[in-house]
This is a predicted structure of a 76-nucleotide RNA (transfer RNA) from a Bacteroidales bacterium. It matches the Rfam family "tRNA". Gene Ontology term of the family: triplet codon-amino acid adaptor activity.

């Protein structure tokens, strides 16, 4: 350089014909228990990578650009 894939809460991860976001752990109170764990309840979380553009309406279609991995390639 060029291809493809991904880029959603602190972690790991869903999101179906676009209709305005979830789930698990975490964390925080509380209930039990001799205490800790473990259960159980009720809480806490996200400018969906940045910036345009389509639409009434975008995580979700489009451009460009950033990062992350992987493949091809150039130079040495």
């Nucleotide at each position: 350089u060029u291809c493809a894939a991904c880029g959603u809460a602190g972690c790991u991860c869903a999101g179906u014909u676009g209709g305005u976001a979830g789930a698990g752990c975490g964390u925080u109170c509380g209930a039990c228990u001799g205490u800790u764990a473990a259960u159980c309840g009720a809480g806490u979380g996200g400018a969906c990578g940045u910036a345009g553009g389509u639409u009434c309406g975008a995580g979700u279609c489009c451009u460009a650009c950033c990062g992350u991995u992987g493949g091809a390639g150039c130079c040495a």